[in-house]
RNA sequence: CUCUUAUCAAGAGCAGGCGGAGGGACGAGCCCAAUGAAGCCCGGCAACCGGCGAUGACGCACGGUGCUAAUUCUUGCAGCGAUACGCUGAGAGAUAAGAG
Numbered sequence: 001c002u003c004u005u006a007u008c009a010a011g012a013g014c015a016g017g018c019g020g021a022g023g024g025a026c027g028a029g030c031c032c033a034a035u036g037a038a039g040c041c042c043g044g045c046a047a048c049c050g051g052c053g054a055u056g057a058c059g060c061a062c063g064g065u066g067c068u069a070a071u072u073c074u075u076g077c078a079g080c081g082a083u084a085c086g087c088u089g090a091g092a093g094a095u096a097a098g099a100g
Base pairs, nucleotide, nucleotide: 001100002099003098004097005096006095007094008093013042016041017040018039022032023031024030026076027075028074029073043068044067045066048064049063050062051060052059053058072092077089078088079087080086081085
């Protein structure tokens, strides 16, 4: 990097520390940000894989990840209904586990 499978409507700092301007994948939109962005540390959430306990449902959260504004913020293609819109599916993206 590619492929396969699963999940993505819940949850996580009502004054944490360092840091300093950007960030929300991409385009569009709409937002967040010096009442301080990214990033790092700490804290927290979850429980996919491993581990441990259980006949099992399941539990713990020890190890490996992951996550911690807004439904994966909305939408980008298609179908259905509807005069600012709604619903469904796909695509794209993210994460985990496995394979090449």